[in-house]
RNA sequence: AGGCGCGUAGCUCAGUGGUAGAGCACUGCGUUGACGUCGCAGGAGUCGGCGGUUCAAUCCCGCCCGCGCCUA
Numbered sequence: 001a002g003g004c005g006c007g008u009a010g011c012u013c014a015g016u017g018g019u020a021g022a023g024c025a026c027u028g029c030g031u032u033g034a035c036g037u038c039g040c041a042g043g044a045g046u047c048g049g050c051g052g053u054u055c056a057a058u059c060c061c062g063c064c065c066g067c068g069c070c071u072a
Stems, first nucleotide, its partner, number of pairs: 001071007010024004018055001026042005048064005
């Protein structure tokens, strides 16, 4: 320098055009002498950034940034 893949909640990851979810973690309540477990409820996201396509973009296209792998 070129090619490929990835970037979504604190962490690990789903979601392939129609209002963004799960598990773990966290908070509150109940339960316990207390902790844990368990049950119920809840908070947490400019979907890496900027443009484009579309009535509508996390999803499709371009460029850029970051990470990983490969080639030279």